[in-house]
Molecule: transfer RNA
Organism: Umbelopsis ramanniana
RNA sequence: GCCGUUGUAGCGCAGUGGAUAGAGCGUCAGUUUCCUAAACUGAAGGUCGCGAGUUCGAAUCUCGCCAUCGGUU
Numbered sequence: 001g002c003c004g005u006u007g008u009a010g011c012g013c014a015g016u017g018g019a020u021a022g023a024g025c026g027u028c029a030g031u032u033u034c035c036u037a038a039a040c041u042g043a044a045g046g047u048c049g050c051g052a053g054u055u056c057g058a059a060u061c062u063c064g065c066c067a068u069c070g071g072u073u
Base pairs, nucleotide, nucleotide: 001072002071003070004069006067007066010025011024013022018056027043028042029041030040031039049065050064051063052062053061
């Protein structure tokens, strides 16, 4: 250089065209406890890597770029 994978919450991930983008772990608060932990309840946290295009409508399809991992000369 060429081919391909992946990029979504602090972390590992789901979501393959339609409603307000989700659960788990973690974090914070509350209940409980002498205190901690555990358990239970609740909350915060997202320009869906960046830009453009297609569409009535895009996290999702197309193109370019960036990063990441793998293959290959």